[in-house]
RNA sequence: ACAUGCCAUGCGGGAGAGAUUGCCGCCGGACCCCGGUCCGACGGUGGCGCCGAAGGAGCAACCGCCCCCGGAAACUCUCAGGCAAAAGGACCGCUUGGCCCAG
Numbered sequence: 001a002c003a004u005g006c007c008a009u010g011c012g013g014g015a016g017a018g019a020u021u022g023c024c025g026c027c028g029g030a031c032c033c034c035g036g037u038c039c040g041a042c043g044g045u046g047g048c049g050c051c052g053a054a055g056g057a058g059c060a061a062c063c064g065c066c067c068c069c070g071g072a073a074a075c076u077c078u079c080a081g082g083c084a085a086a087a088g089g090a091c092c093g094c095u096u097g098g099c100c101c102a103g
Base pairs, nucleotide, nucleotide: 005099006098007097008096010094011093012092013091018048020047021046022045023044024043025042027040028039029038030037031036049083050082051081055079056077057076058075062071063070064069
């Protein structure tokens, strides 16, 4: 002091699955017998159906060291999350900073 690796920041890309339905609240519009009814948007909360790439959990190839034990996925589960847009989003690329440091 660089590569690789790790952490963080910034930018870009980034899939899947009902703009489902009931109830309630609120806003706007229309009709009107002034009592209400209908339509649309938003929010909350249940039902049914679904998705997996925040997080979480489980098994396991494999690894550590023979056992015990531990680590371990994009697999599995769907607790959570999500199913118009927005937001989020594993992962990938680039930039910047930091840490460790083979050679």